[in-house]
Molecule: Glycine riboswitch aptamer
Organism: Nostocoides japonicum T1-X7
RNA sequence: CAACACCGUGCGCGAGAGUCCCCGGGCCACCCGACGAAGGAGGGCGCCGGGGCGCCGAAGGGGCAAACUCCCCGGAACCUCUCAGGCGCCAGGAGCGCGCGGAUCAG
Numbered sequence: 001c002a003a004c005a006c007c008g009u010g011c012g013c014g015a016g017a018g019u020c021c022c023c024g025g026g027c028c029a030c031c032c033g034a035c036g037a038a039g040g041a042g043g044g045c046g047c048c049g050g051g052g053c054g055c056c057g058a059a060g061g062g063g064c065a066a067a068c069u070c071c072c073c074g075g076a077a078c079c080u081c082u083c084a085g086g087c088g089c090c091a092g093g094a095g096c097g098c099g100c101g102g103a104u105c106a107g
Base pairs, nucleotide, nucleotide: 001107006102007101008100009099010098011097012096013095018053020052021051022050023049024048025047026045027044028043031040032039054087055086056085060083061081062080063079
C1' cells in the first nucleotide's frame, strides 16, 4: 500500500397473498318531510378505526441436517413455523449490483 469476505451509507433492481364479511365514525348522492329547516328511511365508497374469516413469507423472531472420533453441547438457508409483520397503488422488503467511507490481514 492493501484484494475477497465484514460494517456503515447513497443510488438502482427486488416476490407472494382479500376490490371478503360485520360494527362504529367520516364523506357522497338520492327519497320522505308541499319548497327550505329540524327530523326520518334506504343506498354507495380500494376513506379512518376495531373485530371475524381466509390467505402470504423476503423486516424481525422461533425450529433442524451433516461435519465435528462416540454422547452431550453447538449447529445454516431463499427450507420450515407464522409469534410478529403483510395481503390495490404508494410504502416496506430478505437478497443482489455499483459508488463512497470505516475496520481488519492474506499478500